A computed fold for a 71-nucleotide RNA from a Minisyncoccota bacterium, annotated as transfer RNA. The RNAcentral record of the sequence draws on ENA. The coordinates come from a structure-prediction model, not an experiment, and the mean pLDDT is 81. Lineage of the source: Bacteria > Bacillati > Minisyncoccota.

[in-house]
């Protein structure tokens, strides 16, 4: 310089236009003498800008981060 893929919760990931979810984590409750394991609940999340739509995590742009090729 050129190409490509990635970017959602504190972490690891679904989620092909129509109410963002699932596991650990935290936090609160039950059980226990106590704690832990076990059950029940609750918090929290679309990198940033603009574009298209009636509607965008999703489709396009262009930017930043991370990452691989190729010269």
């Nucleotide at each position: 310089g050129g190409g490509c893929c990635u970017a959602u919760a504190g972490u690891u990931a679904a989620g092909c236009g129509g109410u963002a979810u699932a596991a650990c984590u935290u936090c609160g409750g039950u059980c226990u003498c106590c704690a832990a394991a076990a059950c029940c609940g609750a918090c929290a999340u679309c990198g940033u800008a603009g574009g298209u739509u009636c509607g965008a995590u999703u489709c396009c742009u262009a930017c930043u981060g991370g990452g691989c090729c190729c010269g």